[in-house]
The prediction has a mean pLDDT of 81. Two RNAs folded together computationally: RNase P RNA and transfer RNA, 457 nucleotides in total. Rfam match: Bacterial RNase P class A. By type it is a ribozyme.

RNA sequence: GGAGUCCGCUGGGUGAUCGCGGGAGCGUCUUGCACGCUCUCGAGGAAAGUCCGAACUCCACAGGGCGGGGUGCUGGGUAACACCCAGGGGGAGUGAUCCCACGGAAAGUGGAACAGAGAGCAGACCGCCGAUCGGAGAUGUUCGCAUCUCAGGAGGCAAGGGUGAAACGGUGCGGUAAGAGCGCACCAGCGUCCCGGGAGACCGGGGCGGCUCGCUAAACCCCACCUGGAGCAAGACCGAAUAGGGGAGGAGACGUGGCCCGCGUCGCUUGACUUCCGGGUCGGUCGCAAGAGGCCCCCGGAGACGGGUGCCCCAGAUAAAUGAUCGCCGCGGCGGCCUGCGGGCUGCCGACAGAAUUCGGCUUAUGGCGGACUCCGGGA
RNA sequence: GGGCGGUUAGCUCAGUUGGCCAGAGCGCCUCGCUUACACCGAGGAGGUCGGGAGUUCGACCCUCUCACCGCCCACCA
Numbered sequence: 001g002g003a004g005u006c007c008g009c010u011g012g013g014u015g016a017u018c019g020c021g022g023g024a025g026c027g028u029c030u031u032g033c034a035c036g037c038u039c040u041c042g043a044g045g046a047a048a049g050u051c052c053g054a055a056c057u058c059c060a061c062a063g064g065g066c067g068g069g070g071u072g073c074u075g076g077g078u079a080a081c082a083c084c085c086a087g088g089g090g091g092a093g094u095g096a097u098c099c100c101a102c103g104g105a106a107a108g109u110g111g112a113a114c115a116g117a118g119a120g121c122a123g124a125c126c127g128c129c130g131a132u133c134g135g136a137g138a139u140g141u142u143c144g145c146a147u148c149u150c151a152g153g154a155g156g157c158a159a160g161g162g163u164g165a166a167a168c169g170g171u172g173c174g175g176u177a178a179g180a181g182c183g184c185a186c187c188a189g190c191g192u193c194c195c196g197g198g199a200g201a202c203c204g205g206g207g208c209g210g211c212u213c214g215c216u217a218a219a220c221c222c223c224a225c226c227u228g229g230a231g232c233a234a235g236a237c238c239g240a241a242u243a244g245g246g247g248a249g250g251a252g253a254c255g256u257g258g259c260c261c262g263c264g265u266c267g268c269u270u271g272a273c274u275u276c277c278g279g280g281u282c283g284g285u286c287g288c289a290a291g292a293g294g295c296c297c298c299c300g301g302a303g304a305c306g307g308g309u310g311c312c313c314c315a316g317a318u319a320a321a322u323g324a325u326c327g328c329c330g331c332g333g334c335g336g337c338c339u340g341c342g343g344g345c346u347g348c349c350g351a352c353a354g355a356a357u358u359c360g361g362c363u364u365a366u367g368g369c370g371g372a373c374u375c376c377g378g379g380a
Numbered sequence: 381g382g383g384c385g386g387u388u389a390g391c392u393c394a395g396u397u398g399g400c401c402a403g404a405g406c407g408c409c410u411c412g413c414u415u416a417c418a419c420c421g422a423g424g425a426g427g428u429c430g431g432g433a434g435u436u437c438g439a440c441c442c443u444c445u446c447a448c449c450g451c452c453c454a455c456c457a
Stems, first nucleotide, its partner, number of pairs: 001376010012329007020042009029032001044352001048363002051361005056231004063261004068227005073087005088102001089100004103222002108220002110216002125161002127157003133152001135150006169187006188212001190209008235286004245277005252266004279456003293312003297308004331350008381453007390406004399437001408424005430446005
């Protein structure tokens, strides 16, 4: 100098004028939640996506069974989680580092297109070998035959070639007609037993076994654990208005969710309930802002986090406020001018985006600053 | 604000144990028929399956994530 990895912080400050929403106080009068004045508060790190987990509320209770859904290495954190921390194992990278839905395939069922001989307790296309048997040729010959070569060949083999994403361990030696875990040695893997370490996942070592028992569960499934449904348009209250009207179905229906049981309520033609067509309103209050709340410090812990002291109160709108203009300062980028090369002056521009019941996470979008580390090249 | 569904050729839609499978109709192009056009007949082009990751030997299909589009949900008697 170049390329890259990880972590942390931050998301402008201040003043003036005008304006908007909430709250408190005071004043005025036409007593309305009316107007005016003063004080005070007023978006985010993601307020977003609504992907997880909860709080809260209702469904009488949230009960039993089946079914469905979710999670899936170990230990811990947490209200909880699919999140976080630490560790184990596997994989990628030269490395800093990063990624992993990471239980079970020797419970069962299924799948593996095309190619290929054969795709799961497989298989023989080329190839290698070849008993018996005769055939052809060559050489030798004591003319009986012997040896060798070639072609066929019941059959044997799986070393090599070839197909494929994947072909039933690897290397070497022995062995054989040729071969093969057929035998042996070493290595890899699996199972099992033992020893040692660790809370555990797991790691290290040794013996034995058969030789190898492969892939797929984000296919069905099995195992362990969790799981009722809906969502603040939940729900509670007040007020206003209208026709508790009409058609169809109807003996069971609703709560109740995918089904059944149980329980409760209503109903069986004076008809519950379902559905369609209509009628009226579309106002207010609560829920709804003191919370798994923030900030500083101390203590415990590797850490996530937990405990304690003190201080603070920090948006609550409802078609939806949190804005606009100007000045000064600061930061970053681009351009211009000056320079004593340290810098100075000046013009323009400033990212993603905006609360809607509330929290904890994840993911995505995005401007800037700082730190640590890695690799490559060059110089001393 | 909350809850669902969808995205495949220019348009409307199919696509099931994941494979030899990316198709249909309309439209478009070329040729024939016709004086010419239409109809008709024959042939053809056209797709990263909305984007990106993952699982798998292999993904339109299974899982995750992002983007876009559409639908539904007020109260009273």